[in-house]
RNA sequence: GGAGUUGGACGGACCGUCGCUGCGCCCCAAAAGGGCGGAGAGGAAAGUCCGGGCUCCACAGGGCAGAACGCUGGGUAACUCCCAGGAGGAGCGAUCCUCGGCAAGCGCAACAGAAAGCAGACCGCCGCCUUAGUCCCUCGGGACCUUGGCGGUAAGGGUGAAACGGUGGUGCAAGAGACCACCAGCGGGCGUGGCGACACGCUCGGCUAGGCAUGCCCCGUUCGGAGCAAGACCAAAUAGGGAGGCAGGCCGGCCCGGCCAAUUGUCUCCGGGUAGGUUGCUUGAGGUGGUCGGUAACGGCCAUCCUAGAGGAAUGACGGUUGCCCGCUCCCCACAAGGGCGCGGGGCACAAAACCCGGCUUACAGUCCGACUCCGGCA
Numbered sequence: 001g002g003a004g005u006u007g008g009a010c011g012g013a014c015c016g017u018c019g020c021u022g023c024g025c026c027c028c029a030a031a032a033g034g035g036c037g038g039a040g041a042g043g044a045a046a047g048u049c050c051g052g053g054c055u056c057c058a059c060a061g062g063g064c065a066g067a068a069c070g071c072u073g074g075g076u077a078a079c080u081c082c083c084a085g086g087a088g089g090a091g092c093g094a095u096c097c098u099c100g101g102c103a104a105g106c107g108c109a110a111c112a113g114a115a116a117g118c119a120g121a122c123c124g125c126c127g128c129c130u131u132a133g134u135c136c137c138u139c140g141g142g143a144c145c146u147u148g149g150c151g152g153u154a155a156g157g158g159u160g161a162a163a164c165g166g167u168g169g170u171g172c173a174a175g176a177g178a179c180c181a182c183c184a185g186c187g188g189g190c191g192u193g194g195c196g197a198c199a200c201g202c203u204c205g206g207c208u209a210g211g212c213a214u215g216c217c218c219c220g221u222u223c224g225g226a227g228c229a230a231g232a233c234c235a236a237a238u239a240g241g242g243a244g245g246c247a248g249g250c251c252g253g254c255c256c257g258g259c260c261a262a263u264u265g266u267c268u269c270c271g272g273g274u275a276g277g278u279u280g281c282u283u284g285a286g287g288u289g290g291u292c293g294g295u296a297a298c299g300g301c302c303a304u305c306c307u308a309g310a311g312g313a314a315u316g317a318c319g320g321u322u323g324c325c326c327g328c329u330c331c332c333c334a335c336a337a338g339g340g341c342g343c344g345g346g347g348c349a350c351a352a353a354a355c356c357c358g359g360c361u362u363a364c365a366g367u368c369c370g371a372c373u374c375c376g377g378c379a
Base pairs, nucleotide, nucleotide: 001375002374003373004372005371006370007369008368009367010366012322013321014320015319016318017317018316020040021039023037024036025035026034027033042350046361047360049359050358051357052356053355054227055226056225057224061256062255063254064253066223067222068221069220070219071085072084073083074082075081086099087098088097089096090095100218101217105216106215107212108211122157123156124153125152126151127150128149129148133144134143135142136141165183166182167181168180169179170178184208186205187204188203189202190201191200192199193198231279232278233277234276241270242269243268244267245266246265247264248260249259250258251257286305287304288303289302290301291300292299293298323348324347325346326345327343328342330340331339332338
């Protein structure tokens, strides 16, 4: 200097004029209105994908079904999230991706091929019989080749993305883990290290059990439901109306069990009235700084701060200066890269709370700060 990997921050600022919303105090009998003070949109507020806090059903259990997750250990209120590690894979590397089980069972895989998972014989190889021949020979007999049949074989060849371990040998009529040596893989046992997933070493065995579980399924763990339009209170109005069903009704589906009620309750349909106000509603698993513990995620302690609460929805408009990006002239530099002054022009991303919080995912013009890897050059 170039090419990459990975983590983080900002994403406009200042001044002036006018304007908006909540809160606190004051003026006002009170209100309206006014004055002073301080506060007022995000890193994703988005998606509504996970997990909760909170509210109600409701006093709140057991089981089935259903759903989710899935290596190990930690963190957390909790999680499918985060941290650390393990195994496998990609990459020269920094790094990144994946993660229960296919010897529990069932199922699927076009075409080609004999056969695609307790498979299989197309061509071959071997043995016996048979048909037509040729050659040799000391009568018997032997060798080669051809047609067909029966039997054996899975080593060789072919098909395919993939063919039921590999190499070498023994053996056989010819073969084959049938047997043997070495290797790979799988399974068992023992030892050492580790909380563990696992790693290493020794030993035994059988010859070898392809792919898909984001196919059904099996195993382990977890899980009530509905949701701020949840709920609570006040005020007002109407017709506390009419008809029908059930003896029950409620608890996501089902069962058990439980609770409430029978002067009652509940369900369905038709019809009528109101839809106004207050609250929930912002002090919280909170932020910031320091310190201690921990590899880390994170946790403890001390100090300090209060940073929107609207309710058809508030933070906007105008002007000036400036920041960043693009372009142009000139200057420095051997040229370029790069840098400097100036000019007028253009541009400045994704995008807005609605009960709150922890994550994940998606979008983002441009600028900056680190750590690490590889290549080249110089000293």